[in-house]
RNA sequence: GAAGCCCGCCAGACCGCCGCUGGCGCAAGUCCCGCAAGGGCGCGCCGGAGGAAGGUCCGGACUGCACAGGGCAGCGCAGGAGCUAACGGCUCUCCGCCGCGAGGCGAGGAUCAGAGCAACAGAGACGAGUCUUGCCGGGCCUGCCCGGCAAGGGUGAAACGGGCAAUCUCUGCGCGCAGCAACACCAAGCAGGUUGGCAUUGACGCGGCCCGCCGAGCCAACGGGUAGGUGGCACCGAGCCGGGCGGGCAACCCCCGGCCCAGAGGGAUGGCGGUCACGGCGCGCGAACCGCAAGGGCCGCGCGCCGCACAGAAUCCGGCCUAUGGCGGACUUCACAC
Numbered sequence: 001g002a003a004g005c006c007c008g009c010c011a012g013a014c015c016g017c018c019g020c021u022g023g024c025g026c027a028a029g030u031c032c033c034g035c036a037a038g039g040g041c042g043c044g045c046c047g048g049a050g051g052a053a054g055g056u057c058c059g060g061a062c063u064g065c066a067c068a069g070g071g072c073a074g075c076g077c078a079g080g081a082g083c084u085a086a087c088g089g090c091u092c093u094c095c096g097c098c099g100c101g102a103g104g105c106g107a108g109g110a111u112c113a114g115a116g117c118a119a120c121a122g123a124g125a126c127g128a129g130u131c132u133u134g135c136c137g138g139g140c141c142u143g144c145c146c147g148g149c150a151a152g153g154g155u156g157a158a159a160c161g162g163g164c165a166a167u168c169u170c171u172g173c174g175c176g177c178a179g180c181a182a183c184a185c186c187a188a189g190c191a192g193g194u195u196g197g198c199a200u201u202g203a204c205g206c207g208g209c210c211c212g213c214c215g216a217g218c219c220a221a222c223g224g225g226u227a228g229g230u231g232g233c234a235c236c237g238a239g240c241c242g243g244g245c246g247g248g249c250a251a252c253c254c255c256c257g258g259c260c261c262a263g264a265g266g267g268a269u270g271g272c273g274g275u276c277a278c279g280g281c282g283c284g285c286g287a288a289c290c291g292c293a294a295g296g297g298c299c300g301c302g303c304g305c306c307g308c309a310c311a312g313a314a315u316c317c318g319g320c321c322u323a324u325g326g327c328g329g330a331c332u333u334c335a336c337a338c
Base pairs, nucleotide, nucleotide: 001334002333003332004331006329007328008327009326010325012276013275014274015273016272017271018270020048021047022046023045024044025043026042029041031040032039033038050310054321055320057319058318059317060316061315062179063178064177065176074175075174076173077172078171079093080092081091082090083089094108095106096105097104098103109170110169114168115167116164117163131153132152133151134149135148136147137146138145139144183231184230185229186228189226193222194221195220196219197218198217205213206212239259240258241257242256243255244254246253247252278307279306280305281304282303283302284301285300286299289296290295
């Protein structure tokens, strides 16, 4: 220097102006929307995306329903030991495979029970038996036929001895079902329900009363559901950050200190300008280098232009997988120089 392999880190920084959104505080009305339940409007301070927020694949928290206990069915997992709330995740390790190597990958329980499968070749492929050679016995005694033996040959990955469990199956272990559109609370209008009262001996209605008219329902309370609204939901937590010559090979655990850290439901986290940093391209300048020369490219400085990936939380958390720009370090192999 080239190629490779593993691990770690970052995801532009700062300032100004204008916005968006959440929390808290203050202020507040005869305010606005709504019948109501509820929601909104001002000012100040503070907070405001990710390593994958993505795919929704796995596991949990949480919620509702079901549930004495056991079993069947179904689904999943599979060397050993450990980590964890849990896992199909992670760590260490054994074995196997791939790679020259650093390393990587594993679909690594069981063929003792029952079933299924095996291309091509081969006489025969899991059922039995014999293509050829050989040996033994018999019929016939040229040569063939029959029966027995299973030694050699041939085919093939595999020939009565095995393979495949990534075919069913067996063994062990785990799993109840659904999911925040879960679920809980508040709550119209209309219709229907239950109870009570009044009513054909005329209720209700016809503006208060009487007469009169009309003619079958009227009134109240309760309770369930819907539209709509609020909570769940921004979390004192499987929480985040820092430290320990803490324990452990490690995953991880323990101790100490500090912090409170996004959150809607038309769905916020943005736009503009400037300075600096990074990368690319172009132009100019500079010392030295190569070349006879024209010129060339490396490095440094200055100016101008452009660029800065993948991607946007939606109940929350732990993983896996996928997408993606850059930086650093350890190691391996090869080449060259000393």
RNAcentral holds the sequence, with entries from ENA. The RNA shown here (Bacterial RNase P class A) has 338 nucleotides and comes from a Burkholderiaceae bacterium. It matches the Rfam family "Bacterial RNase P class A". It is annotated as a ribozyme. Of the family's consensus pairs, 93% are formed in the model. A source record names the gene rnpB.